This is a predicted structure of a 504-nucleotide part of an RNA (small-subunit ribosomal RNA, 5' domain) from an uncultured bacterium.
[in-house]
Context: one part of a larger RNA
RNA sequence: GACGAACGCUGGCGGCGUGCUUAACACAUGCAAGUCGAGCGGUAAGGCUCUUUCGGGAGUACACGAGCGGCGAACGGGUGAGUAACACGUGAGCAAUCUGCCCUUCACUUUGGGAUAACCUCCGGAAACGGUGGCUAAUACCGAAUAUGACCACUUCACGCAUGUGAUGGUGGUGGAAAGUUCUGGCGGUGGAGGAUGAGCUCGCGGCCUAUCAGCUUGUUGGUGAGGUAAUGGCUCACCAAGGCUUCGACGGGUAGCCGGCCUGAGAGGGUGACCGGCCACACUGGGACUGAGACACGGCCCAGACUCCUACGGGAGGCAGCAGUGGGGAAUAUUGGACAAUGGGCGAAAGCCUGAUCCAGCAACGCCGCGUGAGGGAUGACGGCCUUCGGGUUGUAAACCUCUUUCAGCGGGGACGAAGCGAAAGUGACGGUACCCGCAGAAGAAGGACCGGCCAACUACGUGCCAGCAGCCGCGGUAAUACGUAGGGUCCGAGCGUUGUCC
Numbered sequence: 001g002a003c004g005a006a007c008g009c010u011g012g013c014g015g016c017g018u019g020c021u022u023a024a025c026a027c028a029u030g031c032a033a034g035u036c037g038a039g040c041g042g043u044a045a046g047g048c049u050c051u052u053u054c055g056g057g058a059g060u061a062c063a064c065g066a067g068c069g070g071c072g073a074a075c076g077g078g079u080g081a082g083u084a085a086c087a088c089g090u091g092a093g094c095a096a097u098c099u100g101c102c103c104u105u106c107a108c109u110u111u112g113g114g115a116u117a118a119c120c121u122c123c124g125g126a127a128a129c130g131g132u133g134g135c136u137a138a139u140a141c142c143g144a145a146u147a148u149g150a151c152c153a154c155u156u157c158a159c160g161c162a163u164g165u166g167a168u169g170g171u172g173g174u175g176g177a178a179a180g181u182u183c184u185g186g187c188g189g190u191g192g193a194g195g196a197u198g199a200g201c202u203c204g205c206g207g208c209c210u211a212u213c214a215g216c217u218u219g220u221u222g223g224u225g226a227g228g229u230a231a232u233g234g235c236u237c238a239c240c241a242a243g244g245c246u247u248c249g250a251c252g253g254g255u256a257g258c259c260g261g262c263c264u265g266a267g268a269g270g271g272u273g274a275c276c277g278g279c280c281a282c283a284c285u286g287g288g289a290c291u292g293a294g295a296c297a298c299g300g301c302c303c304a305g306a307c308u309c310c311u312a313c314g315g316g317a318g319g320c321a322g323c324a325g326u327g328g329g330g331a332a333u334a335u336u337g338g339a340c341a342a343u344g345g346g347c348g349a350a351a352g353c354c355u356g357a358u359c360c361a362g363c364a365a366c367g368c369c370g371c372g373u374g375a376g377g378g379a380u381g382a383c384g385g386c387c388u389u390c391g392g393g394u395u396g397u398a399a400a401c402c403u404c405u406u407u408c409a410g411c412g413g414g415g416a417c418g419a420a421g422c423g424a425a426a427g428u429g430a431c432g433g434u435a436c437c438c439g440c441a442g443a444a445g446a447a448g449g450a451c452c453g454g455c456c457a458a459c460u461a462c463g464u465g466c467c468a469g470c471a472g473c474c475g476c477g478g479u480a481a482u483a484c485g486u487a488g489g490g491u492c493c494g495a496g497c498g499u500u501g502u503c504c
Base pairs, nucleotide, nucleotide: 001503002502003501005500006499007498008497009496012371013370014369015368016367017366018364019363020329025327026326027325029324030323031322034071035070036069039068040067042064043063046062047060048059049058050057051056078282079281080280088206089205090204091203092202093201094200097199098198102195103194104193105192106191107190108189109188110144111143112142113141119134120133122131123130124129150174151173152172153171154170155169156167157166158165159164180187181186208254209253210252215245216244217243220242221241222240223239224238225237226236227235257279258278259277260276261272262271263270264269284305285304286303287302288301307318308317309316310315335361337360338359339358343357344355345354346353347352374404375403376402377401384395385394386393387392408445410440411439412438413437414436418431421428422427448493449492450491451490452489453474454473455472459488460487461486462485463484469476470475
């Protein structure tokens, strides 16, 4: 000097930030991922219309529960357990790759079929949930047709970086696509090419400690073939060979997410990785795959385990390292708040719906910054306190008193920007009656902490008497203590001041 700090004493206001560093301990409760009726069959509830024996019934589709279907749920948010590794950073490579939505472009969107949920019926179960039979739709599912593309064989040209790559190359063969809807504006669907974005893989180099770890390795190292993947590859498997790494530290052990940055320092360097941003890993513990463009998936599934809960004992349910909140641990870290108004995200043609992302508010001097606690005048240098050589000195212009001012806080009145958005219009701001502006009253409501032997700025008195105590180091205290305690005075900072811890 710095801090995500804590502790002690003290504490007026505002702005901007920051706030479980410990138990990746366990979690009550609420919320955190839905949306689309312009894909579909429909109509549980509400609205509207008609009707009614006031129980209800019918229609409409304004609308819409549940269901089928689509997209999203792989983003956003959290945490740092694991990881010493191509995890990260940086620079290259992929002629070894994929990429939903988006953009550009070319071509197409022909023709059929059978089911199933919802619903109805019956049945089982305490529940979770499940089963039988029957009906029905689609942008759900499955055929047929056509298709530049794919694969195989032959073949032409060009190029390169070895395998090869490209030319919508050429010929033949094989097996491959689609979906409608709204209503005339469109929104879609399928195949191909290119782009963009995102992702995957490979390599060079770089960044911890330990030799009281010296040898390590059998899918190990390489080859051939096969499987698998979007894709290279012992990634996996069969066979063959016996290799591969290592004192330039292999292997083992310990510790640790990495970086942009941050702190310090003149720099070199050292330390660190909270907040913000990028990457990675994880989601009760361990394992596994499914769906999908994308996951081996925090609020999905299956299995095993520990734990908790329900149970009719047959069986079931759960996962806050999301936002709040609870217990626990701890020196220590906040509200079970408001709003989708803005920004952004998902769905939707849109209106809109959802959004604990986000924007705000609340709590905390935790940090930084700003402001205030008054200003000017005022000497018989009042009273009181303290000291005294008893003359006086000092507190001290300090107070009183006089003249002013009114920031901030308080009260009253007015009152936003953020919305160039959205909407046909009406209207629409959580923050917020906030900021800000005007007015009112009155010095009125607002100062402490540490230190004063040297280092180090600031000294006397009394008490105590190696006691009580102080202390960062040197050291003070045993009867004149500027070093202990108290008082007066002083010094340094100031809504803070000190102490402790850690780093330079």